[in-house]
Parts: sequence; structure tokens; C1' cells
RNA sequence: GAUUUAUAAAGAAGCGCUGAGAGACAGGCUCGAUGAAGCGCUAGCAACCCCCCGAAAAUCGGAACGGUGCUAAUUCCUGAAAUAUAAAUU
Repeated sequence: GAUUUAUAAAGAAGCGCUGAGAGACAGGCUCGAUGAAGCGCUAGCAACCCCCCGAAAAUCGGAACGGUGCUAAUUCCUGAAAUAUAAAUU
């Protein structure tokens, strides 16, 4: 990179470095020097994997040490053979 499955109306931010863009894409709309994106630290949310219990199983409930993810706006809105994330296969 490709494929499959699941999820995406809930939830959760401060500081430091830095300095102009960001919200995938198109059109809107919005956020931004009262500091965007990025990086680092700390904290938090959630519960896909992992873990524990019950059950024949699908699945459901619990937990949150570990691997990811996430912490403006319904995936911000609309569109698409769209996107993102997780797990698995290749």
C1' cells in the first nucleotide's frame, strides 16, 4: 500500500518550545497573534486489542497495568466507488 470487519450525535486539556496556518479532499461554514499546525511533558476520555468473571456459543457485563486511539464544532455541514481509527489477513 491492498482487502475484510467494527465504530464515528456521548466523553475528555493544561504547560513549555515554536510562530501562521488549521479543520483529509471539493464547496460551504468555522477556528487562529487572547497563538494555528508541529514537537515535548503532564493530565484526562474512551474501551478496539490485551486481562478477569459468567455462559454451549453469538454475545453481554467488569477492570484500566500494558499496545493503539482520541481530548473545538454530529466524521463541523453537504458530496463521493469519500475519510479516520482499531483488529485481522496479505

SAM riboswitch aptamer (S box leader) from Ekhidna sp., 90 nucleotides, folded computationally. Its mean pLDDT, the model's own confidence on a scale to 100, is 84. The model forms 93% of the base pairs in the Rfam consensus.